[in-house]
RNA sequence: GUAGGUAUAGCUCAGUGGUAGAGCACAUGCUUAGCAUUCACGAGGUCCUGGGUUCAGUUCCCAGUACCUGCA
Numbered sequence: 001g002u003a004g005g006u007a008u009a010g011c012u013c014a015g016u017g018g019u020a021g022a023g024c025a026c027a028u029g030c031u032u033a034g035c036a037u038u039c040a041c042g043a044g045g046u047c048c049u050g051g052g053u054u055c056a057g058u059u060c061c062c063a064g065u066a067c068c069u070g071c072a
Base pairs, nucleotide, nucleotide: 001071002070003069004068005067006066007065010024011023012022013021018055026042028040029039048064049063050062051061052060
């Protein structure tokens, strides 16, 4: 230089145009003499940024940013 991929909760990741989820972690309760475990319940999101299409965009299109991989 060029081609492709990834970006979603604190972390690891799902998510098929129609109000965004799981596991772990965290808070509270239960349990225990206490801790851990189990169980119950809860909080936590500008879906990387900007624009376009659409009645409606996390999802489709374009550009940008960061990171990863291949080729040169």